Predicted 3D model of a 133-nucleotide RNA (SAM riboswitch aptamer (S box leader)) from Actinomycetospora sp.
It matches the Rfam family "SAM riboswitch aptamer (S box leader)". Gene Ontology term of the family: regulation of gene expression.
RNA sequence: AGCUCAUCGAGAGGGACUGAGGGAACGGCCCGUCGACGUCCCGGCAACCACCACGCAUCCCCGUCGUACGACGGUCGUGGGAACGGUGCCAAAUCCGUCCCGCCGGCGAGGGUCGCCGCGGGGAAGAUGAGAA
Numbered sequence: 001a002g003c004u005c006a007u008c009g010a011g012a013g014g015g016a017c018u019g020a021g022g023g024a025a026c027g028g029c030c031c032g033u034c035g036a037c038g039u040c041c042c043g044g045c046a047a048c049c050a051c052c053a054c055g056c057a058u059c060c061c062c063g064u065c066g067u068a069c070g071a072c073g074g075u076c077g078u079g080g081g082a083a084c085g086g087u088g089c090c091a092a093a094u095c096c097g098u099c100c101c102g103c104c105g106g107c108g109a110g111g112g113u114c115g116c117c118g119c120g121g122g123g124a125a126g127a128u129g130a131g132a133a
Stems, first nucleotide, its partner, number of pairs: 003131006013042005021031003025098004043090003048086002051081002054079003061074005094125001099122004104118006
């Protein structure tokens, strides 16, 4: 780099340094010399992993017990807690759109479909976490 799964309309900023671009590409729209972006320090948010206790559920699988039905524990699912640890995050919905669909709406052409705008759904791409090879 690529693969799998989950989530992405919530939330959370001060200081120091630096100095011109930044918001992934493109278009839009924003942020930015009243100092953005970035780096460091401190603070915070959240709860993915890990952790805690219990309830519900418990197909398969594993372990123990049992002659067996099965019971218990683990794993897995779901709800709860906490925030020491591993990450992450702290302008704007992933800022919005880009591709497809709509027996959704509006407007305009015109010839029976098409264009534009809006709305809804899905995808692609991206981000973060966890995992596998």